[in-house]
Parts: sequence; C1' cells; structure tokens
RNA sequence: GGGCCUUUAGCUCAGUUGGUUAGAGCACUGUGUUGAUAACGCAGGGGUCGAUGGUUCAACUCCAUCAAGGCCCACCA
Repeated sequence: GGGCCUUUAGCUCAGUUGGUUAGAGCACUGUGUUGAUAACGCAGGGGUCGAUGGUUCAACUCCAUCAAGGCCCACCA
C1' cells in the first nucleotide's frame, strides 16, 4: 500500500429484506425469603446503536468518508 471482518447498556452478545416501544444474559440498586450470607423470586436504573455527512415519509439496518480493533496478502529491510 491492497482486500476482508468487527464496533449496539459496565461486560458478553442478539436485532428477520429499512417500519412506528432498542432487547437478552451477567453485573448494579431496592425488596421478599434467611438467624445471617449465598442461591432463588419480584421490581428498578442504565444506550442518542464508533464519529460525521448523505439517501428516504421513515435508518442500528442502505451509501460515502473518517476513527479504533482484528485477519490475510504485497512491498522495504
């Protein structure tokens, strides 16, 4: 330098060919239970979906550029 993949909650991830409320598990907070923990049950908080711009009536989803991480190839030595 060329190609490909990933980026969504604190962590690991899902999200159907663009469609009306953005989710799960773990973690966290409160509470029930217990002599007290753990475990278990119930309830709750937490996100502008990596950034910017574009297409569209409508974008996590499509397009472009950029950023971060990973893999392969090439080049130099």